[in-house]
A computed fold for a 179-nucleotide RNA from Saccharospirillum alexandrii, annotated as FMN riboswitch aptamer (RFN element). Its Rfam family is "FMN riboswitch aptamer (RFN element)". Rfam describes the family as follows. The RFN element is a highly conserved domain that is found frequently in the 5'-untranslated regions of prokaryotic mRNAs that encode for flavin mononucleotide (FMN) biosynthesis and transport proteins. On this family, see Serganov et al., Nature 2009: "Coenzyme recognition and gene regulation by a flavin mononucleotide riboswitch".
RNA sequence: CAGCGUUCUCAGGGCGGGGUGAAAUUCCCCACCGGCGGUAUCUGACAGGCAGCGAAUGCCGGUCAGGAGCCCGCGAGCGCUCGCGGUGACCCGGUUAACACCGGGUAUUCACAGCGAGGUCAGCAGAUCUGGUGCGAUGCCAGAGCCGACGGUUAGAGUCCGGAUGAGAGAGAUCGCGA
Repeated sequence: CAGCGUUCUCAGGGCGGGGUGAAAUUCCCCACCGGCGGUAUCUGACAGGCAGCGAAUGCCGGUCAGGAGCCCGCGAGCGCUCGCGGUGACCCGGUUAACACCGGGUAUUCACAGCGAGGUCAGCAGAUCUGGUGCGAUGCCAGAGCCGACGGUUAGAGUCCGGAUGAGAGAGAUCGCGA
């Protein structure tokens, strides 16, 4: 210090006011919020170069840190496919007046919930324009817009409750291998 690995830690914010109503943090008006990596004409710090006698000043690129919800990619969630075992349906036996119940069997098919894996399978998975500056901007400045899993709910949810004391893009530290 490239790269590979170990272990540990960390890793999501937001309904405040009013209206209607029997009922709404769910509808309507105003409000509020923005995961991870990349990109960078912005900001800060540091050290320089050029112009200038020099100072002031101007210009130029460099290193580090920060910098996009809607640009590129990723994550969680839902779906899909595959697998696993389970329960029920099914079959046999016992038992019973009968049902229930008990024991065993099959995995062919169906249903249910659970667990695990897959990976883009693209199916859901979203959403930005206008003006300005500039060589260059969907990122800067100004303005106006738009978007937000699933299940639940006295009434429809980005903001409440739940799966979730979960998972995770990744970040930091650590030790080892390696150069």
Notes
The sequence was found by an Rfam model in a public genome assembly. The model forms 100% of the base pairs in the Rfam consensus. The source organism's lineage runs through Bacteria, Pseudomonadati, Pseudomonadota, Saccharospirillaceae and Saccharospirillum.